[in-house]
RNA sequence: CGCUUAUCUAGACCGGCUGAGGGAAAGGCCCUUCGAAGCCGGGGCAACCGCCGCCGCAGCAAUGCUGCGUGGAAUGGUGCCAACUCCUGCGGCAGGUGCGUGCAUCUGCCGGUAGAUGAGCC
Numbered sequence: 001c002g003c004u005u006a007u008c009u010a011g012a013c014c015g016g017c018u019g020a021g022g023g024a025a026a027g028g029c030c031c032u033u034c035g036a037a038g039c040c041g042g043g044g045c046a047a048c049c050g051c052c053g054c055c056g057c058a059g060c061a062a063u064g065c066u067g068c069g070u071g072g073a074a075u076g077g078u079g080c081c082a083a084c085u086c087c088u089g090c091g092g093c094a095g096g097u098g099c100g101u102g103c104a105u106c107u108g109c110c111g112g113u114a115g116a117u118g119a120g121c122c
Base pairs, nucleotide, nucleotide: 002121003120004119005118006117007116008115013042014041015040016039017038021031022030023029026088027087028086043081044080045079048077049076051072052071053070055069056068057067058066059065060064085114090111091110092109093108094107095106096105097104098103099102
C1' cells in the first nucleotide's frame, strides 16, 4: 500500500518550546499572532482489542474451550480531546418555490462513494 469487518450526531485541555499555517483532497464555510501545525510534559474522554464476570444459543472428542449476545473496571495495547466525518459532490424518496412542464432551486430523510479509528488478514 491492499483485503475483510465493526463503529463514526455522544464525550474529553492545560503548560513549555517554536512561530504561520490548519480543518484529508476540490468547492464552500470556518479556526488561527488573544498563537496554526509540530515536538515535549501533564491532564482528560471513550471503551475497539486485551482483562474480569453473567445469561442464553450454537459449534467442537468436550464436566471444558471457542463463537455470538450482554454487564463491569480503567493497572495493559491503540485511538481521540473546535464545528455531525464541519458541510457538499453520486443515487433515491418526501415536501416547498419558480417557470420554459420537465427541468432548476431549497429543506429534510435514506443509501452510496471517499475518509477516519479499531480488530483480523495477505
Background:
Predicted 3D model of a 122-nucleotide RNA (SAM riboswitch aptamer (S box leader)) from a Pseudomonadota bacterium. The coordinates come from a structure-prediction model, not an experiment, and the mean pLDDT is 81. Of the family's consensus pairs, 97% are formed in the model.